[in-house]
RNA sequence: GGAGUCGGUGAGGUGGUUGCGGGGCCCGUUCGUUGGGUCCCGAGGAAAGUCCGAGCUCCGCAGGGCAGGGUGCUGGGUAACCCCCAGUGGGAGUGAUCCCAAGGAAAGUGCCACAGAAAACAGACCGCCUCGGCCGGUCGCGCUGGGUUCGCCCCAGCCGUCCGGACGGGGUAAGGGUGAAACGGUGAGGUAAGAGCUCACCAGCGCUGGUGGCGACACCGGCGGCUCGGUAAACCCCACCCGGAGCAAGACCAAAUAGGGGAGGAUGAGGUGGCCCGCCUCGCCAGCACUCCCGGGUAGGUUGCUCGAGGCGUCCGGUAGCGGACGUCCCAGAGAAAUGACCACCACGGACCAAGUGUCCGGACAGAACUCGGCUUACGGCCGGCUCCGGCC
Numbered sequence: 001g002g003a004g005u006c007g008g009u010g011a012g013g014u015g016g017u018u019g020c021g022g023g024g025c026c027c028g029u030u031c032g033u034u035g036g037g038u039c040c041c042g043a044g045g046a047a048a049g050u051c052c053g054a055g056c057u058c059c060g061c062a063g064g065g066c067a068g069g070g071u072g073c074u075g076g077g078u079a080a081c082c083c084c085c086a087g088u089g090g091g092a093g094u095g096a097u098c099c100c101a102a103g104g105a106a107a108g109u110g111c112c113a114c115a116g117a118a119a120a121c122a123g124a125c126c127g128c129c130u131c132g133g134c135c136g137g138u139c140g141c142g143c144u145g146g147g148u149u150c151g152c153c154c155c156a157g158c159c160g161u162c163c164g165g166a167c168g169g170g171g172u173a174a175g176g177g178u179g180a181a182a183c184g185g186u187g188a189g190g191u192a193a194g195a196g197c198u199c200a201c202c203a204g205c206g207c208u209g210g211u212g213g214c215g216a217c218a219c220c221g222g223c224g225g226c227u228c229g230g231u232a233a234a235c236c237c238c239a240c241c242c243g244g245a246g247c248a249a250g251a252c253c254a255a256a257u258a259g260g261g262g263a264g265g266a267u268g269a270g271g272u273g274g275c276c277c278g279c280c281u282c283g284c285c286a287g288c289a290c291u292c293c294c295g296g297g298u299a300g301g302u303u304g305c306u307c308g309a310g311g312c313g314u315c316c317g318g319u320a321g322c323g324g325a326c327g328u329c330c331c332a333g334a335g336a337a338a339u340g341a342c343c344a345c346c347a348c349g350g351a352c353c354a355a356g357u358g359u360c361c362g363g364a365c366a367g368a369a370c371u372c373g374g375c376u377u378a379c380g381g382c383c384g385g386c387u388c389c390g391g392c393c
Stems, first nucleotide, its partner, number of pairs: 001389009012346007020042009044365001048376002051374005056246004068242005073087005088102001089100004103237002108235002110231003125176002127172006134165004139160002142158006184202006203227001205224008250303004260294005270288001272286004310329008348362005353356001
């Protein structure tokens, strides 16, 4: 200098002007969801996604089981967790460091693409070995027959040796080739060729002894048969955990209009029904209209609502997560939604040059809505530790 990895930290500051939301106090007031003055407070590290876990609220609930869902190495932390810390084991990387849904595959079932001969009570493409007849060659003082220049020479057939070829039967799993994965690895013996077929060592598995550790587990042995594939975020088995809905939860106050219930309904008037088959009149009864009261719901209002597993600082315990003690602070609570804008100076980062305490730019992601603890995602700075590579001294 480059590349990488892990962690920390702030999320610009101060002052002024002006605006917005909430609250206290004072004054005014037409008394209202009003006006003015003044003071205090007013977004985040993620307020986001709503993925986990809680508080709180209402509903449900004897106990147990089934179904369904979740979690799954060990020890801790925590109100709780699918979170965090410390470790164990496995994996990736030269390394710093990172990743793991990490119980069970010799309970059972299923699945294992492509390639390959064969992918799970294995299989045989090439290769290797062997047997059979066939073909070709080779060799033999071989046998038979023929020829003859009479030579232990030549030719044909048969028999046998060895070699090769294609075919068929059998053996084999060392080697080749395929695959993510091929039924342990290396060496020696053995064999027709081979093979845990046998042996030695190694790996793995099962049983077992010792040592260390709270434990997961690690290390050191002994015995055994020789070797068993993978996959459970496939069904499944095992262990443990789990009611539902959510602040639009819930509680309280409570219009107008309509509807419900109760009381009145005396006299008179109106109108409906009944006593009463049709019409009329009278009488009686019950509704309606009317008056008063009661209760439920809606609009609206109040509450829940922000003091909380709270923030900050110091100290103590602990490797850490975290816990404890003391001190200190009060820090948005709206209800369609405020937290803004401008100016000056300073800080930070960048660019430029005439190199001056110069000029000009720039500040990401994004914004509360009952509240916390996590996780995840988005995002631009600054600082530091460590690792690897290169160069120089």
Bacterial RNase P class A from a Candidatus Eiseniibacteriota bacterium, 393 nucleotides, folded computationally. Its Rfam family is "Bacterial RNase P class A". Rfam's curators write: Ribonuclease P (RNase P) is a ubiquitous endoribonuclease, found in archaea, bacteria and eukarya as well as chloroplasts and mitochondria. Its family is annotated with ribonuclease P activity, tRNA processing and dimeric ribonuclease P complex in the Gene Ontology. The coordinates come from a structure-prediction model, not an experiment, and the mean pLDDT is 76. Taxonomically the source falls in Candidatus Eiseniibacteriota (Bacteria, Bacteria candidate phyla).